[in-house]
RNA sequence: GGGCCCGUGGUCUAGUGGUUAGGAUAUCCGCCUUACACGCGGGAGGUCCCGGGUUCGAGUCCCGGCGGGCCCA
Numbered sequence: 001g002g003g004c005c006c007g008u009g010g011u012c013u014a015g016u017g018g019u020u021a022g023g024a025u026a027u028c029c030g031c032c033u034u035a036c037a038c039g040c041g042g043g044a045g046g047u048c049c050c051g052g053g054u055u056c057g058a059g060u061c062c063c064g065g066c067g068g069g070c071c072c073a
Base pairs, nucleotide, nucleotide: 001072002071003070004069005068006067007066010025011024012023013022018056027043028042029041030040031039049065050064051063052062053061
C1' cells in the first nucleotide's frame, strides 16, 4: 500500500428500515443469613465510534473519516 471483518451502558453481546435499543455480567438498594457468599426482588447506567447522504422513518442501507483484528504484498 491492497483485500476482508468488526465498532451497541463499566465488560461481553442480541437486534427483518417502524413498540420505550433487549439480554448476561458487574455495580447500588431491599429480602434471605448470626454474618458473608449463593439465591430472590427492584433500581441506576446507552448521543448505538465521528461526519454526511438516502428515506415519511436509520443501530440497521450508502459515502467519507477514525479505531481494532485477520490475510496479502